[in-house]
Context: one part of a larger RNA
RNA sequence: AGUACCGCGAAGGAACUCGGCAAAAUCGCCCCGUAACUUCGGGAGAAGGGGUGCCAGCUCUGAGGAGAGCUGGUCGCAGUGACUAGAGGACUCCGACUGUUUAAUAAAAACAUAGCCGACUGCUAGUUCGAAAGGAUGUGUAUAGUCGGUGAAUCCUGCUCAGUGCCGGUAUCUGAAAUUGGGUUUCAACCUAACGAAGGACCGGUAAACAGCGGGGGUAACUAUGACCCUCUUAAGGUAGCGUAAUACCUUGUCGCUUAAUUGGCGACUUGCAUGAAUGGCACAACGAGAGUCCCACUGUCUCCGCGGUACGUC
Repeated sequence: AGUACCGCGAAGGAACUCGGCAAAAUCGCCCCGUAACUUCGGGAGAAGGGGUGCCAGCUCUGAGGAGAGCUGGUCGCAGUGACUAGAGGACUCCGACUGUUUAAUAAAAACAUAGCCGACUGCUAGUUCGAAAGGAUGUGUAUAGUCGGUGAAUCCUGCUCAGUGCCGGUAUCUGAAAUUGGGUUUCAACCUAACGAAGGACCGGUAAACAGCGGGGGUAACUAUGACCCUCUUAAGGUAGCGUAAUACCUUGUCGCUUAAUUGGCGACUUGCAUGAAUGGCACAACGAGAGUCCCACUGUCUCCGCGGUACGUC
């Protein structure tokens, strides 16, 4: 020289950058004051403002240690004088929440969760470990246990049983071995007939089971649109909602707000390439080291770097 870690910085104040990453700012206690929204509990330490040292006298409370206050005085730039010690606000997405997780690149929107729903099970049960004996659930008994899905509460959860699955039924058909009858002069083997379980065919049920939820043409007295009509077709043709979305290819859709300027954000519209209802739908207070955007404060992030300290190190 440089590197690392600190301290300070004129004017500006995010212009830096993927992004305020990092740093700065805020910070204790007392008093005042406190919005939208809300599941009425919260939100909330919201926000925002004032005070804070020391000395003297006095008042009140207390058994006391001590605490609360009034008046006057006094010093400093600064009185939670160091240390300690929240920055805040607005909108949206996701997940309700506290919790759990990839020991050593991921803490999350993933998992779990309470709640909701379904299936099995009447106990010598069902599920499960074991070859068995025997065990677990459980010395429990359907307000119980096991398994599966969804994931608080609120408002809701549409249509389809044709396919696959599951459950039930079944006159008839099919249907193995065994058994019985017959045949081959007898035996074995073989052939054949009868009987006929489960299962299947067949008939039903079941979607908070796996799943699925159309196309073409015409039509209103400007145009446009199409409540309406016709037609093909399906098991049924996507309901309520939501919607350019963590889902939208075209796409930086169009309009509005935000900016000097916005592929961003938010609000609408919405013909949805390819949304959609427990593979849950839509909303949502509170919560979040979650994701995106904006504002205020603040700053060496930057314009644009400079100075100082410590350590290493160069000479």